[in-house]
Context: one part of a larger RNA
RNA sequence: CUGGGCGUAAAGCGUCCGUAGACGGCUAAAUUAGUCGGGUGUUAAAUUUUCGUGCCUAACGCGAAAAACGUACUCGAAACUGUUAAGCUACGAGUCUGAAAGAGGUCACUGGAAUUCCUACUGGAGGGGUAAAAUCCGUAGAUAGUAGGAGGAACACCAAAAGCGAAGGCAGGUGGCUGGUUCAGUACUGACGCUCAGGGACGAAAGCGUGGGGAGCAAACAGGAUUAGAUACCCUGGUAGUCCACGCCGUAAACGAUGAGUGCUAGGCGUUGAAGAGUUGUUUCGACCCUCUUCAGUGUCCAAAGUUAACACGUUAAGCACUCCGCCUGGGGAGUACGGCCGCAAGGCUAAAACUC
Numbered sequence: 001c002u003g004g005g006c007g008u009a010a011a012g013c014g015u016c017c018g019u020a021g022a023c024g025g026c027u028a029a030a031u032u033a034g035u036c037g038g039g040u041g042u043u044a045a046a047u048u049u050u051c052g053u054g055c056c057u058a059a060c061g062c063g064a065a066a067a068a069c070g071u072a073c074u075c076g077a078a079a080c081u082g083u084u085a086a087g088c089u090a091c092g093a094g095u096c097u098g099a100a101a102g103a104g105g106u107c108a109c110u111g112g113a114a115u116u117c118c119u120a121c122u123g124g125a126g127g128g129g130u131a132a133a134a135u136c137c138g139u140a141g142a143u144a145g146u147a148g149g150a151g152g153a154a155c156a157c158c159a160a161a162a163g164c165g166a167a168g169g170c171a172g173g174u175g176g177c178u179g180g181u182u183c184a185g186u187a188c189u190g191a192c193g194c195u196c197a198g199g200g201a202c203g204a205a206a207g208c209g210u211g212g213g214g215a216g217c218a219a220a221c222a223g224g225a226u227u228a229g230a231u232a233c234c235c236u237g238g239u240a241g242u243c244c245a246c247g248c249c250g251u252a253a254a255c256g257a258u259g260a261g262u263g264c265u266a267g268g269c270g271u272u273g274a275a276g277a278g279u280u281g282u283u284u285c286g287a288c289c290c291u292c293u294u295c296a297g298u299g300u301c302c303a304a305a306g307u308u309a310a311c312a313c314g315u316u317a318a319g320c321a322c323u324c325c326g327c328c329u330g331g332g333g334a335g336u337a338c339g340g341c342c343g344c345a346a347g348g349c350u351a352a353a354a355c356u357c
Stems, first nucleotide, its partner, number of pairs: 003329004007311002012325001014202004021195001023193001025088003029084003033081002035077008048066007092192001093189003096185005104178007111155001116150007126137002163170002207248006216242002221237004259324006267302002269299010281288002306313002330357003339350004
């Protein structure tokens, strides 16, 4: 070392890329490092086991024999693992050819509705707001209506259990650049793979720095209400912020509270993309609709087997297995102190103990 676990009880890193390492497809061969067997030496005594024996017995003691892991050398075995050199491609992975879908990313341009503000006109006393009010706006002409203009932000319908992306996330339209995916063909490479400690990149919102921008909304703040009070909920205002560019921050119930990869294990009902087949209907003869099959996704109600403490999960597994990584080990103290690293700061990451139940 050999334990049990990680959807909800403690426990899956927010996500991906990837180094070392671990693990790894098929064929025949060589080797014998691992592995397996035999032999020899060593493996102190006590201990252990067996037999015998001494204290009345036992424990205990004594005598004899045996056993024993390991290790070195040596002789052998060659299935598996490793190593060496060679080959293969059907099922891993990748390339190629031809198609396809998509809010994937980024940059530029652009559109209409609405809110607000400004100007002009119409009009003449209220408007607004609430459970009810008041603060508030309005005869210096508001609210309402019409016309014109300014500016910022967000994109109704389409829209969906829909789609895309590694995750965060992504939605008006057009164009440029660009990433990934799927299907069909089966031409090529020939194991090139999988996972990944360290490491790197990306990473909502809020927040920070510099410079812009600022319509609406709105922490803080002010006022009005409510109330015993009301540092709130409601109302009237309103600044950061929200928006843009560049640079930081690096956290979330970053959730499917479910790590990644591969294989296997009944089905039913939807839906998206692609390919193939079929039939009837429509037909502008291109095709569309419908049905079925296959592949890849995405759902739901279930649901066989199985799993689960139960809830539930159930080919998108939490089933059956294998490989690799991460993590947990009673509650509080505490995700804190100290130290270190990172950060402009806010703070983040790593991470205890005393004490206590």

The part of an RNA shown here (small-subunit ribosomal RNA, central domain) has 357 nucleotides and comes from an uncultured organism. The full RNA is in RNAcentral, with records from ENA, Greengenes and SILVA. Rfam family: Bacterial small subunit ribosomal RNA.